About this RNA: RNAcentral holds the full RNA, with entries from ENA. Predicted 3D model of an 830-nucleotide part of an RNA (large-subunit ribosomal RNA, domain II) from Lembosina cf. aulographoides. The coordinates come from a structure-prediction model, not an experiment, and the mean pLDDT is 82. It matches the Rfam family "Eukaryotic large subunit ribosomal RNA". For this family Rfam cites "The comparative RNA web (CRW) site: an online database of comparative sequence and structure information for ribosomal, intron, and other RNAs" (Cannone et al., BMC Bioinformatics, 2002). The source organism's lineage runs through Eukaryota, leotiomyceta, Dothideomycetes, Asterinaceae and Lembosina.
Context: one part of a larger RNA
RNA sequence: CGGCGCUGGCGUAAUGGUUGUAAGCGGCCCGUCUUGAAACACGGACCAAGGAGUCUAACAUCUAUGCGAGUCUUUGGGUGUCAAACCCACAGGCGCAAUGAAAGUGAACGGAGGUGGGAACCCUUCGGGGUGCACCAUCGACCGAUCCUGAAGUCUUCGGAUGGAUUUGAGUAUGAGCAUAGCUGUUGGGACCCGAAAGAUGGUGAACUUUGCUUGGAUAGGUUGAAGCCAGAGGAAACUCUGGUGGAGGACCGAUCGGGGUUCUGACGUGCAAAUCGAUCUCCAAAUUUGAGCAAAGGGGCGAAAGACUAAUCGAACCAUCUAGUAGCUGGUUCCUGCCGAAGUUUCCCUCAGGAUAGCAACAGCGAUCGUAGUUUUAUGAGGUAAAGCGAAUGAUUAGAGGCCUUGGGGUUGAAACAACCUUAACCUAUUCUCAAACUUUAAAUGUGUAAGAAGCCCUUGUUACUUUGUUGAACGUGGGCAUUCGAAUACACGCUGUUAGUGGGCCAUUUUUGGUAAGCAGAACUGGCGAUGCGGGAUGAACCGAACGCAAGGUUAAGGUGCCAGAAUGCACGCUCAUCAGACACCACAAAAGGUGUUGGUUCAUCUAGACAGCAGGACGGUGGCCAUGGAAGUCGGAAUCCGCUAAGGAGUGUGUAACAACUCACCUGCCGAAUGGACUAGCCCUGAAAAUGGAUGGCGCUCAAGCGUGUUACCCAUACCUUGCCGUUGAAGAUACUGGGAAUCGUCAACGAGUAGGCAGGCGCAAGAGUCGAGACGAAGCCUCGGGGGUGACCUCAGGUCGAUCGACUUUUGGUGCAGAUCUUGGU
Numbered sequence: 001c002g003g004c005g006c007u008g009g010c011g012u013a014a015u016g017g018u019u020g021u022a023a024g025c026g027g028c029c030c031g032u033c034u035u036g037a038a039a040c041a042c043g044g045a046c047c048a049a050g051g052a053g054u055c056u057a058a059c060a061u062c063u064a065u066g067c068g069a070g071u072c073u074u075u076g077g078g079u080g081u082c083a084a085a086c087c088c089a090c091a092g093g094c095g096c097a098a099u100g101a102a103a104g105u106g107a108a109c110g111g112a113g114g115u116g117g118g119a120a121c122c123c124u125u126c127g128g129g130g131u132g133c134a135c136c137a138u139c140g141a142c143c144g145a146u147c148c149u150g151a152a153g154u155c156u157u158c159g160g161a162u163g164g165a166u167u168u169g170a171g172u173a174u175g176a177g178c179a180u181a182g183c184u185g186u187u188g189g190g191a192c193c194c195g196a197a198a199g200a201u202g203g204u205g206a207a208c209u210u211u212g213c214u215u216g217g218a219u220a221g222g223u224u225g226a227a228g229c230c231a232g233a234g235g236a237a238a239c240u241c242u243g244g245u246g247g248a249g250g251a252c253c254g255a256u257c258g259g260g261g262u263u264c265u266g267a268c269g270u271g272c273a274a275a276u277c278g279a280u281c282u283c284c285a286a287a288u289u290u291g292a293g294c295a296a297a298g299g300g301g302c303g304a305a306a307g308a309c310u311a312a313u314c315g316a317a318c319c320a321u322c323u324a325g326u327a328g329c330u331g332g333u334u335c336c337u338g339c340c341g342a343a344g345u346u347u348c349c350c351u352c353a354g355g356a357u358a359g360c361a362a363c364a365g366c367g368a369u370c371g372u373a374g375u376u377u378u379a380u381g382a383g384g385u386a387a388a389g390c391g392a393a394u395g396a397u398u399a400g401a402g403g404c405c406u407u408g409g410g411g412u413u414g415a416a417a418c419a420a421c422c423u424u425a426a427c428c429u430a431u432u433c434u435c436a437a438a439c440u441u442u443a444a445a446u447g448u449g450u451a452a453g454a455a456g457c458c459c460u461u462g463u464u465a466c467u468u469u470g471u472u473g474a475a476c477g478u479g480g481g482c483a484u485u486c487g488a489a490u491a492c493a494c495g496c497u498g499u500u501a502g503u504g505g506g507c508c509a510u511u512u513u514u515g516g517u518a519a520g521c522a523g524a525a526c527u528g529g530c531g532a533u534g535c536g537g538g539a540u541g542a543a544c545c546g547a548a549c550g551c552a553a554g555g556u557u558a559a560g561g562u563g564c565c566a567g568a569a570u571g572c573a574c575g576c577u578c579a580u581c582a583g584a585c586a587c588c589a590c591a592a593a594a595g596g597u598g599u600u601g602g603u604u605c606a607u608c609u610a611g612a613c614a615g616c617a618g619g620a621c622g623g624u625g626g627c628c629a630u631g632g633a634a635g636u637c638g639g640a641a642u643c644c645g646c647u648a649a650g651g652a653g654u655g656u657g658u659a660a661c662a663a664c665u666c667a668c669c670u671g672c673c674g675a676a677u678g679g680a681c682u683a684g685c686c687c688u689g690a691a692a693a694u695g696g697a698u699g700g701c702g703c704u705c706a707a708g709c710g711u712g713u714u715a716c717c718c719a720u721a722c723c724u725u726g727c728c729g730u731u732g733a734a735g736a737u738a739c740u741g742g743g744a745a746u747c748g749u750c751a752a753c754g755a756g757u758a759g760g761c762a763g764g765c766g767c768a769a770g771a772g773u774c775g776a777g778a779c780g781a782a783g784c785c786u787c788g789g790g791g792g793u794g795a796c797c798u799c800a801g802g803u804c805g806a807u808c809g810a811c812u813u814u815u816g817g818u819g820c821a822g823a824u825c826u827u828g829g830u
Stems, first nucleotide, its partner, number of pairs: 029044004045830006053333001055189006062182006070094003076088003098105002113139005120131004141172002143169003146165003153158001192332002195329001199322006210296009221253003224249001228245007258283003263279002266277002298314001300310002335764006345358001347356003359503002361500007371492003375489002377452005387442001388440002394436003399431001401429003406426008456482004461477004466473001506530004511525005535546003550727007560717003563701003569714001571713006583703001594688003598685010615672005621645003627639002651666001655664002728754006735747002765819001767816010783803004788799004
């Protein structure tokens, strides 16, 4: 200080409860598939009612109950208070025997065996000794099969005793089953619900439309003017010409009727209309148009052919049925709490949107304290990565040096020479430079195997066909001894069995690593995360930093922060930085090469009181107009040379300049002055480099001896983390055994723990109905309403008031068409 117990005072329109409103703070929309959803992914206006793992058969594990080498009554019979209950025989099922393809044969050497481990029991002188269940391990025995052996007997080809085998069985070895019920799981069934595109069988349609046939109907007006005919003219004739007449044509014009349907891409487009209206356009005597009747039918018809049409349906109509067709695919799948809690990996599959298999997970059971381990230590192994090496092998590779034995090329001397000499390349020698995933002498770290004792050690001496010269050895034993410093440390609850779910799309980070120019790319390894997970921080955020969560109170921190937004120093100390694009915190939301006489440090080399640098001033001469070249060239177009003298110093000349000179200037020297100066590098901040489309982001405002950058140092802020306390739950431990009616499904005590998707398990809430027990109700059941209350972690329960008017509830138990927010869900309403 808090909780609880006992208790005092005050207090009831309240310091309480509940509800509403306003403001501040936090807070993205649920469901879903997904590595990942607030998503510019899909479903979703609102309300009510309905709406999805069911039943059955078989099997498997487990549990419960009954009987038990058996078990199961119920076809049937008896009895009966007559569909019940009660009693019962046979048959049948499963079990009690296996094995073999089968013919067939068929489970005892024995107290149904030995050894080791074993709960427990007995004896005990507490040292120990004995008997040893179940079960496990191991060695034998028995039965069948297989392969050998092959006795007696006998009618001489049968027979199959006996003994074996490192062969084999779903066997034996003093049984464990059967029946019923239940949970879970598997399979077949519509099989959790809804959903195809398809397939099959049988029918109905040609009132729409297609084609054909039969029989009917309909089609202004005008133009053109074929054949034929007539007359005239010409001609010897054939025949021709002219004028008429005539009225042909899948001829022409044509809104006559009618048929069609080009354009406006007009109107309309919840229409007049599931194809219409207007204007425009096309055909209009015919392959025209139309009525009625008849015919052709679904893998069929019909088609001047468009897969067109076949009743608003056609690349195969419609109706009914098979049919609740199937879907490895999409969507949906309904109450609560508690405990545990995944996987996206292995192997196989006509496997890649899916399954099986192992793994991971849960539950149940058994046996233990034997022991166990993602750890360390010690001892002892295996290894060839990193590194290193190449004056070590292999392979690659640079440079000279030395040597000339040998070889090739080129040369000089020489007639020539394996003569000499020069040179070049190879070669040899000692060096030198640089390398290797498929090189290596050497060789890590990390990681990995084994061991750290009773199943051990010591003594003794038995067996053996192995071994030895050898009772020598080896292997396996008999008997005896050594037990709590049991043979390193540390930590701690272990071992085994059975059944089964989900998963089998993964993704990210540090490090290692392969492909790739690279990638928010693809593929691997170790570990940790996200997925499945919230909380504090990174403004925002799946994965980063901190830290993992029962409900609260108090305290303290982590990461990160402390001008204001916004809790906490406009703290302290020392530096740097001025940006007409400053900068401002990991992952992370970018900037480089290259530059800067911006500024600040550092390194180094020079100059300097024998007076530098800068500034001002003076000198800057002579041989000589050097030589060549040139039209010209006198220091200064160009070329080659680049001396000497006098000097404090002055170039055969640094520039300006001239046609060429001149003139000016510089290098160089001196005077004045009086103390530092010049260069080259380097790295901090700053600047340049630095351009994009709506206006814009250190998170914003803003900030300049910072509120920026670098360094240090104190204080402060707050997380569901840590500490303390109370309460709830779970797990474990060790207790209590009733004094007084009930009370072990109990009571109190102590300790640790509490995240969670898919999923598992446990315990509960609610609905409907049956049975039993007990109740409520006209003095008002149920239902409905209530800015009225109480209880429970919760599903929910309950009281009060109002309304209403006839049924309803609790407990135990049984049964289930039992719980809705979603399914473009269904129906109704708004």